The part of an RNA shown here (small-subunit ribosomal RNA, central domain) has 353 nucleotides and comes from an uncultured Gemmatimonadota bacterium. The RNAcentral record of the full RNA draws on ENA, Greengenes and SILVA. It matches the Rfam family "Bacterial small subunit ribosomal RNA". The coordinates come from a structure-prediction model, not an experiment, and the mean pLDDT is 86.

Context: one part of a larger RNA
RNA sequence: CUGGGCGUAAAGCGCAGGCAGGCGGUUCGUUAAGUCGUUUGUGAAAACCCCGGGGCUCAACCCCGCGGAAUGCAUACGAUACUGGCGAACUGGAGACCCAGUAGAGGCUAGCGGAAUUCCUGGUGUAGCGGUGGAAUGCGUAGAUAUCAGGAAGAACACCUGUGGCGAAGGCGGCUAGCUGGGCUGGAUCUGACGCUGAUCUGCGAAAGCGUGGGGAGCAAACAGGAUUAGAUACCCUGGUAGUCCACGCCGUAAACGAUGGGCACUAGGUGCCGGGUCUAUAGACGGAUUCGGUGCCGCAGCUAACGCAUUAAGUGCCCCGCCUGGGGAGUACGGUCGCAAGGCUGAAACUC
Numbered sequence: 001c002u003g004g005g006c007g008u009a010a011a012g013c014g015c016a017g018g019c020a021g022g023c024g025g026u027u028c029g030u031u032a033a034g035u036c037g038u039u040u041g042u043g044a045a046a047a048c049c050c051c052g053g054g055g056c057u058c059a060a061c062c063c064c065g066c067g068g069a070a071u072g073c074a075u076a077c078g079a080u081a082c083u084g085g086c087g088a089a090c091u092g093g094a095g096a097c098c099c100a101g102u103a104g105a106g107g108c109u110a111g112c113g114g115a116a117u118u119c120c121u122g123g124u125g126u127a128g129c130g131g132u133g134g135a136a137u138g139c140g141u142a143g144a145u146a147u148c149a150g151g152a153a154g155a156a157c158a159c160c161u162g163u164g165g166c167g168a169a170g171g172c173g174g175c176u177a178g179c180u181g182g183g184c185u186g187g188a189u190c191u192g193a194c195g196c197u198g199a200u201c202u203g204c205g206a207a208a209g210c211g212u213g214g215g216g217a218g219c220a221a222a223c224a225g226g227a228u229u230a231g232a233u234a235c236c237c238u239g240g241u242a243g244u245c246c247a248c249g250c251c252g253u254a255a256a257c258g259a260u261g262g263g264c265a266c267u268a269g270g271u272g273c274c275g276g277g278u279c280u281a282u283a284g285a286c287g288g289a290u291u292c293g294g295u296g297c298c299g300c301a302g303c304u305a306a307c308g309c310a311u312u313a314a315g316u317g318c319c320c321c322g323c324c325u326g327g328g329g330a331g332u333a334c335g336g337u338c339g340c341a342a343g344g345c346u347g348a349a350a351c352u353c
Stems, first nucleotide, its partner, number of pairs: 003325004007307002012321001014204004021197003025090007033083002035079004040074003049068002051065005093194001094191003098187005106180007113157001117153008128139002165172002209250006218244002223239004261320006269298012302309002326353003335346004
């Protein structure tokens, strides 16, 4: 040293694909590398440890003994349950494919629609409008607000909307069409372990931000003004530019959260919702039972420091990856690397409590 952990105490990479690696279903045969036994050789001098004997009155302690042991390595022979290698086979894991069906804001592109908002033109009309706790800045007799008609523009899609659905995550919501990914259910057939995870790597990745070019209605950092206040670089009000939108290219972060990595198996139930199947009932719909997939709530055993979790586990096990190791210093410095930049990733120490 062989450790304990990661929902909230420190700790699950934002998500996925996947090379290497690790791990891997059932049966038979073979091999004998791992594994196990025995043999022989070797294995630092002493001490230490064990055994036998001896010396201090005992002991501790000390001394003697080509004694044992010395976990290792090599060698030969043997064992074959397990692991591995090789061969053969299997269908339960996994997948393919066909058929039939099915739900959905899954993605991309194009077109279309109505409500609202603002602006412009014209009509009606006259002194206010707007805003607030109350006001003021602001707008309005150069005719506003209100109202009617017409036109333009950009952005977002009320109701439906749900404790609902889809997606790996980020995320996705008007309608139509085209292209396109995945899922679920039922049936038949096929392949024959083709699987799980996944360091490095690659891709995707909200918002804000950056580059180039468009666009700009509303909203609105910055900014200006009005208020409030002791002050008010704010909260409130009137304005308002980046930005928000589009195309292409970057950035790569988040309370990227279920603060819960992925896979498989097992372990009481009850109840709701979503998608499918079967049976039953009926003339049929509604309904009842059951089953597969998903999504919620409650709850037993068990777990938990408690809160709580509880077949969607934080229970019981196995496999693989990531991560943690007192607080501050600090996600800082330095170095490296990526980036146009902003900055990202990696990531200390002194010192201090």